Transfer RNA from a Minisyncoccota bacterium, 73 nucleotides, folded computationally. The same sequence occurs in records of 2 taxa.
RNA sequence: GCUCCUAUCGUCUAGUGGCCUAGGACACGGCGUUCUCAACGCCGGAACCGGGGUUCGAUUCCCCGUGGGAGCA
Numbered sequence: 001g002c003u004c005c006u007a008u009c010g011u012c013u014a015g016u017g018g019c020c021u022a023g024g025a026c027a028c029g030g031c032g033u034u035c036u037c038a039a040c041g042c043c044g045g046a047a048c049c050g051g052g053g054u055u056c057g058a059u060u061c062c063c064c065g066u067g068g069g070a071g072c073a
Stems, first nucleotide, its partner, number of pairs: 001072007010026004018056001028044005049065005
C1' cells in the first nucleotide's frame, strides 16, 4: 500500500427495514428476606463509533472516515 471481517449499556451479547419506548446475562444501586454476610426474590439506572446517502420509515441496507482484528505485498 491492497483485500476481507468487525464496532450496541461498565463488561459479554440478542437484533437482519416498522411489532424498538433497543431485550438478556453478569456487574452496580435500592428494597425484601437474615442477628449479620452470602445466596435468593422484586425494583431501578445505563447503550446503537462519527458523517453522508437510499427509503414513507435505518440499530438493521449503501458510501466515506475513525478504532479493533486477519490475510497479502
It matches the Rfam family "tRNA". By type it is a transfer RNA. The prediction has a mean pLDDT of 83.